[in-house]
Model confidence (mean pLDDT): 75 of 100.
This is a predicted structure of a 383-nucleotide RNA (Bacterial RNase P class A) from Candidatus Thiodictyon syntrophicum.
It is recorded under the gene name rnpB.
The sequence is in RNAcentral, with records from ENA and Rfam.
The organism belongs to Thiodictyon, within Bacteria.
RNA sequence: GGAGUCGGCCGGACAGUCGCUCUUCCCGCUCGCGGGGAGGGAGGAAAGUCCGGGCUCCAGAGGGCAGGGUGCCAGGUAACGCCUGGGGGGCGCGAGCCCACGGAAAGUGCCACAGAAAAUAUACCGCCAGUCUUUGUCCGGUUACGGCCGGAACAGGAAAGGUAAGGGUGAAAUGGUGCGGUAAGAGCGCACCGCGCCGGUGGCAACAUCGGCGGCAGGGUAAACCCCACCCGGAGCAAGACCAAAUAGGGGGGCGGGCAGUCCUUGACUGCCGUGCGCGGCCCGCGCGUGCCCCCGGGUAGGUCGCUCGAGGCGCAUGGCGACAUGCGUCCCAGAUGAAUGACUGUCCGCGACAGAACCCGGCUUACAGGCCGACUCCCCAC
Numbered sequence: 001g002g003a004g005u006c007g008g009c010c011g012g013a014c015a016g017u018c019g020c021u022c023u024u025c026c027c028g029c030u031c032g033c034g035g036g037g038a039g040g041g042a043g044g045a046a047a048g049u050c051c052g053g054g055c056u057c058c059a060g061a062g063g064g065c066a067g068g069g070u071g072c073c074a075g076g077u078a079a080c081g082c083c084u085g086g087g088g089g090g091c092g093c094g095a096g097c098c099c100a101c102g103g104a105a106a107g108u109g110c111c112a113c114a115g116a117a118a119a120u121a122u123a124c125c126g127c128c129a130g131u132c133u134u135u136g137u138c139c140g141g142u143u144a145c146g147g148c149c150g151g152a153a154c155a156g157g158a159a160a161g162g163u164a165a166g167g168g169u170g171a172a173a174u175g176g177u178g179c180g181g182u183a184a185g186a187g188c189g190c191a192c193c194g195c196g197c198c199g200g201u202g203g204c205a206a207c208a209u210c211g212g213c214g215g216c217a218g219g220g221u222a223a224a225c226c227c228c229a230c231c232c233g234g235a236g237c238a239a240g241a242c243c244a245a246a247u248a249g250g251g252g253g254g255c256g257g258g259c260a261g262u263c264c265u266u267g268a269c270u271g272c273c274g275u276g277c278g279c280g281g282c283c284c285g286c287g288c289g290u291g292c293c294c295c296c297g298g299g300u301a302g303g304u305c306g307c308u309c310g311a312g313g314c315g316c317a318u319g320g321c322g323a324c325a326u327g328c329g330u331c332c333c334a335g336a337u338g339a340a341u342g343a344c345u346g347u348c349c350g351c352g353a354c355a356g357a358a359c360c361c362g363g364c365u366u367a368c369a370g371g372c373c374g375a376c377u378c379c380c381c382a383c
Stems, first nucleotide, its partner, number of pairs: 001379010012348007020041010043354001047365002050363005055236004067232005072086005087101001088099004102227002107225002109221003124167002126163003131158003135155003138151005175193006194216001195214008240305004250296006257273007274290006312331008349352001
């Protein structure tokens, strides 16, 4: 100098003017409004709503079934599917990165195309001794020289077999490599590797390593059903709690006209008269309604709470490799509810990305212009 890896941080700045919202103090009055002062006012993801918890209501003796989730080990945590450390596997020269990483010798299912065969096995090409055949070569005999007879060593052919070395198909083919062995082959035998079982050693464990035994179970797939182990009650701040109009409806008490009808009565119901309200100065008429008053309780509109002091931030110390924990000190840091956090002007710069709280918190994931800091790796050059 170049190329990378990991971790942390920032996310336009300053000033002025005018607004919005919350808290608090002061003043005024028509008592719930107005004015003034001071202070706070979006994010690293406020997002996706994917996990976990707090909180609230409902349900619930305990256990099981169903359903859902998680899945190497240990630790952290309120909890987790998160984080830390470790083990195993894969990738990278490396710093480092990635992995749902229990069980396929419990059962079931599936495995396109190609291929003989995709799983109780099987055999397309090939390889192979023996058997049969006698087409060619060869050998022997014979001849009238055209052949004929016999043999079965070699090549060829045929049927029935052996084989799973090799070829071919496929993402994947019944452990791998080598030596022996064999007609050819094959864990058929042996050595090493792999696999399984048993034991020793190290480690809390996952696991690692060593020794012995077994020729060897018999493809893959469980983010397919399933099996095993562990975890999970449901709904969510429109949760939920409180105060509480008008109108209508519910319960209780008191008071209340006439006539007719129905029902056995107290009495109730229905109809008519009546009566209330509206239109109107009044009458007629029309429309709507019909017991009146008081008390009680539920709910609606509306209002208040829940609401932000919290598994909280920062600093220091101690313990721990670390996630984190403990102690001390210090700080208060949005809380709206048609929903505030803005607009304009000026100066400057590297000209500004993704994006807007709605009960709260811990995570994960996704989006992001540009910039800063630290640790580390590889390559090249110079000294």